[in-house]
Context: one part of a larger RNA
RNA sequence: CUGGGCAUAAAGCGCACGUAGGCGGUCCGAUUAGUCAGAUGUGAAAGCCCCCGGCUCAACCGAGGAACUGCAUUUGAUACUGUCGGACUCGAGGACGGUAGGGGUGAGUGGAACUCGAGGUGGAGCGGUGAAAUGCGUAGAUAUCACGAGGAACACCGGUGGCGAAAGCGACUCUCUGGGCCGUUCCUGACGCUGAGGUGCGAAAGCCAGGGUAGCGAACGGGAUUAGAUACCCCGGUAGUCCUGGCCCUAAACGAUGGGCACUAGGUAGAGGGGGUACCGACGCUUUCUCUGCUGGAGCUAAUGUUUUAAGUGCCCCGCCUGGGGAGUACGGUCGCAAGGCUGAAACUC
Numbered sequence: 001c002u003g004g005g006c007a008u009a010a011a012g013c014g015c016a017c018g019u020a021g022g023c024g025g026u027c028c029g030a031u032u033a034g035u036c037a038g039a040u041g042u043g044a045a046a047g048c049c050c051c052c053g054g055c056u057c058a059a060c061c062g063a064g065g066a067a068c069u070g071c072a073u074u075u076g077a078u079a080c081u082g083u084c085g086g087a088c089u090c091g092a093g094g095a096c097g098g099u100a101g102g103g104g105u106g107a108g109u110g111g112a113a114c115u116c117g118a119g120g121u122g123g124a125g126c127g128g129u130g131a132a133a134u135g136c137g138u139a140g141a142u143a144u145c146a147c148g149a150g151g152a153a154c155a156c157c158g159g160u161g162g163c164g165a166a167a168g169c170g171a172c173u174c175u176c177u178g179g180g181c182c183g184u185u186c187c188u189g190a191c192g193c194u195g196a197g198g199u200g201c202g203a204a205a206g207c208c209a210g211g212g213u214a215g216c217g218a219a220c221g222g223g224a225u226u227a228g229a230u231a232c233c234c235c236g237g238u239a240g241u242c243c244u245g246g247c248c249c250u251a252a253a254c255g256a257u258g259g260g261c262a263c264u265a266g267g268u269a270g271a272g273g274g275g276g277u278a279c280c281g282a283c284g285c286u287u288u289c290u291c292u293g294c295u296g297g298a299g300c301u302a303a304u305g306u307u308u309u310a311a312g313u314g315c316c317c318c319g320c321c322u323g324g325g326g327a328g329u330a331c332g333g334u335c336g337c338a339a340g341g342c343u344g345a346a347a348c349u350c
Stems, first nucleotide, its partner, number of pairs: 004321003007304002012318001014201004021194003025088007033081002035077008049065002052062003091191001092188003095184005103177002106174004110154001114150004119145003125136002162169002206247006215241002220236004258317006269295002272292005278286001279284001299306002323350003332343004
């Protein structure tokens, strides 16, 4: 240096955009840098290897050969790679016409429920549990009727349904806005893929400043239970949960499965769901494209399983793994207001 792996054994960065780099479609021409072949020079000696010889043998020593896989110059080859030039359209992108959607932003509106306030009716309980008690209630509660205020969440529809790169997104209307899919094959003409660093996004909890606070509710107080009960159950309840601006950057951030392209059950692998489309002429056994689940052959796999949405067969690029504990710790660095994050050992021990 090569050789192994990463769903569950150690191992896919939480996700994306993108710099350098790596890799890159079809055809023609040029060049000959890489590449290949020949020649020449060089590649010290010794050693290794082959062979011959000298010490009685051997070690050791002497002689010859081979080798020194390299480098330089030169001659030639031109398929592949590179470079330069020209051309192409199937990759990629664009245009035009459609289409589905809880994709994102801001503003406004709505009803149900809940709590509170004030009022009417009413008059002794309510609430809560396994059973109770704390708690609330004659200063009139619970219940009930109509009124007002407030905050938060949007029942049914709702679905192995949809959208988004992931995190995630669910009442209704408007506003601005991103992406996808289908059709036409009109335009550009390889403009592509991946992506070390980098940059952005990133649930919940947490932090800073200001607001808001109905319900719920860490901490905390009380009542029970219990041997005890710093819990499970009950009555209260502060941060928080909500909004604006700024941080934090983690997760069983999961499909525990990185991204891209191609191929493989093709004349039907099977029966589904969502969105388009063509043909029909009205409805589908159909066509085609795309997304999304289930069952499953070959193959793969230690098995479980996976199976055109691969964990199959190949190519390209990145990340990561190398026994358990010590330890995601210490030290250092760096980021952060902090909490802490990222990077990340060793001794020792089994």

Overview:
This is a predicted structure of a 350-nucleotide part of an RNA (small-subunit ribosomal RNA, central domain) from an uncultured prokaryote. RNAcentral holds the full RNA, with entries from ENA.